[in-house]
RNA sequence: GCUUUUGUAGCUUAAAGGUUGAAGCGAUUCUUUGAAACAGAAUAGAUGUAAGUUCAAAUCUUUCCAAAGGCA
Numbered sequence: 001g002c003u004u005u006u007g008u009a010g011c012u013u014a015a016a017g018g019u020u021g022a023a024g025c026g027a028u029u030c031u032u033u034g035a036a037a038c039a040g041a042a043u044a045g046a047u048g049u050a051a052g053u054u055c056a057a058a059u060c061u062u063u064c065c066a067a068a069g070g071c072a
Base pairs, nucleotide, nucleotide: 001071002070003069004068005067006066007065010025011024012023013022018055027043028042029041030040031039048064050062051061052060
């Protein structure tokens, strides 16, 4: 330099173009306890960036960025 794959909550993973992007762990609050732990309930928290296609995009196409692999 060329090329392939991946990028979603703090972490690990879902979501075959169509309802409000879901779950586990973690965080906060409440209940419980003499106080904790355990347990139960609730809350907050995310689609790498910018465009395009579409009635509708996390999903399809393209640019850029980042990570990993292959060729030279």

Model confidence (mean pLDDT): 82 of 100. Transfer RNA from Streptomyces litmocidini, 72 nucleotides, folded computationally. It matches the Rfam family "tRNA". Taxonomically the source falls in Streptomyces (Bacteria, Bacillati, Actinomycetes, Kitasatosporales). The RNAcentral record of the sequence draws on ENA and Rfam.